[in-house]
RNA sequence: GCCGUUCGCUCGGGGCGCCCCCGGAAGAUUUGGCUUUCCGAAGGGCUGAGAAGCACCCGUGGAACCUGAUCCGGCUCGUACCGGCGUAGGGAAGCGACUGAUGAUCACC
Repeated sequence: GCCGUUCGCUCGGGGCGCCCCCGGAAGAUUUGGCUUUCCGAAGGGCUGAGAAGCACCCGUGGAACCUGAUCCGGCUCGUACCGGCGUAGGGAAGCGACUGAUGAUCACC
């Protein structure tokens, strides 16, 4: 740059984890510290489209996302990564525009 798996309007659906630091709460302790558990959209880091964003992704032609699932196998520092589960069970849409394909009818040749 091209890509109809298109564009526009309106509406709707969805997820937000892990690690570190810091702070708070609880347990424990005589107190403090260490340690354990939980919480905190404040800070830093990782993956990712998105980890609280006037954002991102998805809307039946539906792996966005949820359930199974604290799942199974491999790999890894790791919840990152690969495969399975998975032709599984659920899951949120209408209108308009251009374009394309097919069919029918009519007119003309």
The RNA shown here (TPP riboswitch aptamer (THI element)) has 109 nucleotides and comes from a Phycisphaerales bacterium.
The sequence was found by an Rfam model in a public genome assembly.
Its mean pLDDT, the model's own confidence on a scale to 100, is 78.